[in-house]
RNA sequence: AAAAGUAAAAGCCAAACCUUGAGCAAUCAAGGGACGGAAAGCCACGGGUCCGGUGAAUGAGUGAGAGGACCGGAUAGCCGGGCUGCCUUU
Numbered sequence: 001a002a003a004a005g006u007a008a009a010a011g012c013c014a015a016a017c018c019u020u021g022a023g024c025a026a027u028c029a030a031g032g033g034a035c036g037g038a039a040a041g042c043c044a045c046g047g048g049u050c051c052g053g054u055g056a057a058u059g060a061g062u063g064a065g066a067g068g069a070c071c072g073g074a075u076a077g078c079c080g081g082g083c084u085g086c087c088u089u090u
Base pairs, nucleotide, nucleotide: 002090003089004088005087012037013036017032018031019030020029021028022027035077041083042082043081045080046079047078048075049074050073051072052071053070054069
């Protein structure tokens, strides 16, 4: 430096759920808690999913809902991609 994660060690992270707080919401932060994780470390670049908003057409009957479009956001523990990194083995 490259490849791999069978076994082990040192450690690391922490789903659901509960409490408190932030947010219209998706969701996030802190504490508790462990389902799991060899990148469950970082980045919204592509796709997916979710939330909010907008106007037009259809329709409805003056209110909305569904699908699609656009704008903004969330998710890195949905997948791909990029960057970095611990241990062991070869």

The RNA shown here (c-di-GMP-I riboswitch aptamer) has 90 nucleotides and comes from a Deltaproteobacteria bacterium. It was read from a public genome assembly, where an Rfam model found it. The prediction has a mean pLDDT of 78.